[in-house]
This is a predicted structure of a 386-nucleotide RNA (Bacterial RNase P class A) from an Alphaproteobacteria bacterium. Its Rfam family is "Bacterial RNase P class A". It is annotated as a ribozyme. The model forms 96% of the base pairs in the Rfam consensus. Taxonomically the source falls in Alphaproteobacteria (Bacteria, Pseudomonadati, Pseudomonadota). It was read from a public genome assembly, where an Rfam model found it.
Parts: sequence; C1' cells; structure tokens
RNA sequence: UCAGAUGGCCGGAUGGUCGCUCUUUCAUGAACUGGAAGAGAGGAAAGUCCGGGCUCCACGAAGGACACGGUGACGGAUAACAUCCGCCGGGGGCGACCCCAGGGACAGCGCCACAGAAAUGACACCGCCAAAUCCGGCGUAGCCCGUAAGGGCGAAGACGGACGGCAAGGUUGAAAUGGUGCGGUAAGAGCGCACCGCGGGCCCGGCAACGGGAACGGCAUGGCAAGCCCCACCGGGAGCAAGACCAAAUAGGGAUGGCAUGUGAUCCGUCUUUCGGAUCGCCGUCCGGGUCGGUCGCGCGAGGUGAGCGGCAACGCUCAUCCCAGAGGAAUGACCAUCCUCCCGGCAACGGGAGACAGAACCCGGCUUACAGGCCAUCUGACGCA
Repeated sequence: UCAGAUGGCCGGAUGGUCGCUCUUUCAUGAACUGGAAGAGAGGAAAGUCCGGGCUCCACGAAGGACACGGUGACGGAUAACAUCCGCCGGGGGCGACCCCAGGGACAGCGCCACAGAAAUGACACCGCCAAAUCCGGCGUAGCCCGUAAGGGCGAAGACGGACGGCAAGGUUGAAAUGGUGCGGUAAGAGCGCACCGCGGGCCCGGCAACGGGAACGGCAUGGCAAGCCCCACCGGGAGCAAGACCAAAUAGGGAUGGCAUGUGAUCCGUCUUUCGGAUCGCCGUCCGGGUCGGUCGCGCGAGGUGAGCGGCAACGCUCAUCCCAGAGGAAUGACCAUCCUCCCGGCAACGGGAGACAGAACCCGGCUUACAGGCCAUCUGACGCA
C1' cells in the first nucleotide's frame, strides 16, 4: 500500500421564525384562553419469534402417571430464556476467524425417488478363477484285436461345459458393509501381518464435555429422528381490550307510598269445577346492576452515567451522581440561513439536486429482519522499503 477478519460507536450540526403534545406556574376560585419555564422516538420504536415482570382466572399441599408443547455436548452467567460467556467435538478458510437443531439408528415402526446386480435377512450385471467333483468330444504315452491296412479302449494333458468359488476391478447413486501396502491364493477375501481408522475396558490429565497413551479385539452398527418414536429436563390458562374505581340521560329490574282495581289474562292452592290468593295499570320516593363517559393501572425502573473492586469472559458487588416521552388510533413537525456528507456539470471559482432504514402506546431482557454513509480499536494475509 492492497485485500480481509472481529468488536464497538455515530447515524446530519448550529442558529432563527411559525406550529403540535405533556408537566409546572401566573393571570383568575373552576373551566376556557393567554403568557412564562421545562420535557418530547429508536438502534432497531419493526416482526411479535422466545423468556420474564405485572394483572386476573383456575387450583388444599407434596409426589407420581397420561396427553400436549418446548429444550437437548459440557461448565458457568442471569429474574428467566430457544439468549450470552468460556470450553469441547465436527465442518470450512493459507490465516485472522466463521458455521453447527451438537442426546439415541443393536427398543420398535417407517422411508431411502431415479439409476443400479444390490438401498439391508445385503447382493452378483459385466468381470476374475479352473485347485477339487462331474460330463463331453479331441486324442498322447500305454494296452488290446488284426498278417497288414486299420480299428477299439484310453491314465495324464490341454479345450469346452455343468455344479461351483470370488467380491479385487468396472458400471449406478447423495449413500454400496473399513482405508493403504505387503504377504497369501486357482482367483480372491481381515484370510494373515504393518500403519491409519473403529470398538469396549485400563492408565494419565481435566469439575465436566473431552483429550492423550500402551496393550487387546479382525471389524461388529449403511443413512434419515427439522419421519413417528425412545431417553432426560422444563412448562397451569389468558392477556393492559389484563384489571381496579367513579358514574349520566333513556329503557328495564327491586323495595316502598298513594290512587285505581272489572267482565279479562297468567300463576299458585294435588287432576277438574267452584272458591280463595298473587301479579299484570298510573303517579312519586329510594336502592342496585349494566351502557356512554371519566379516573387509575402508566413509568423510580431486573433504570441511565461515571469510578473502584472481583472474574479470562458473560456478569456481579460497592460508592457517587441523574430523573429521562407517555397520550384518544392521532403530538414529537415545517420553512429559512450557514456548515457537513454524497451525486451531477465545470480546469477552477461555482451552480443544481439529495440526506439510509424507519415512528413509542403496559414494561423489561433477548433473537431475527431493514439500514445511505462514516468513525475508532485489535488482528490476519500478500507485496514493497529500512
């Protein structure tokens, strides 16, 4: 200098004018209005995916079982977590570093498309082999018949085949039953051996996951559990439209007083009839519930900042200091000037344009997603110079 990795921070600045929401205060005792002062979005306020606080509902307490949901190496942090930190294992990268839903596939079931011989009780398409057994023809040595020509039998042998042996090589696939080498063999094969891998036990180190070592074992268990499932652990339900309080008009309910009270309707007194009782009407007073509405919940909190101490770290403890939006769904803005950054034009002066993603609503801790541009720290690789 170039190319990267990780972590953190900022994410337009200043001034003026005019507005908006809330709080306090003054005018004026209330409302309204006006004045003054103060405060007024984010790192993600977002998605609502996890975990909690808070509230109500359910539940005698403890333990267990079943169903459903979730989590899944180990140690820690935390109120808790699917988060974070540290460490382990696996994978990727020359490296800084990054990624992993990381228990179990000899409990059982299921699936493994296409291709391929075969996708699991493993298997045999091409291929390799001819040692053993059997068959066939050839026919050598040899034997027999024949005076001869010739004929017959025929060990061994080579050839062909049958029954077989093999899984080394080829072919398919995402995946093919340990890998490489030497020996061995008819050809082969953990068949034997060496190394690597694997397995269970032993020793050493580590809190642990796990790592290392020597000997032994001939190799056993193909893959998928983000398919069912099994194991271990965790989990009551609903959510601020939670929930609490105040409470209007009108209508309706109850109690009570007054007036009216019939022929009727309904109900009750055991079914029917008779008979009896109550209610059904109007006016007034009181009570209680709901609705409209209002108030609270609602921001002093697992709170921010700084310092010290402990810890590798996440984080914890102590001290000091600060009060920092809160509503109806609606406020948190607009314009101007100067500057900053970027883009375009221009040699320049300068001119023009633009300002990322995005907007709280009960709160907090995380995760995920979006984000123009910029800054800082640490580290890695390559090249160059001293």